[in-house]
RNA sequence: GGGGUCUUAGCUCAGGCUGGCAGAGCGUUCGGUUGGCAAUCGAAAGGCCGCGGGUUCAAAUCCCGCAGACUCCA
Numbered sequence: 001g002g003g004g005u006c007u008u009a010g011c012u013c014a015g016g017c018u019g020g021c022a023g024a025g026c027g028u029u030c031g032g033u034u035g036g037c038a039a040u041c042g043a044a045a046g047g048c049c050g051c052g053g054g055u056u057c058a059a060a061u062c063c064c065g066c067a068g069a070c071u072c073c074a
Base pairs, nucleotide, nucleotide: 001073002072003071004070005069006068007067010026011025012024013023020057028044029043030042031041032040050066051065052064053063054062
């Protein structure tokens, strides 16, 4: 210098192809059950979806650029 994959909740990751309410598990908080803890059950909080721009009635999703991580080639 060139190619590929990835960036979404505190953590690990779905969703993206096919645009239309942002999700799961773990964790946290509250409550039920217990004499208490653990376990278990229920509920809640928690996200400008890496950044900027474009297309569109509408973008996490499509397009372009940039940044970062991993990886391959040189």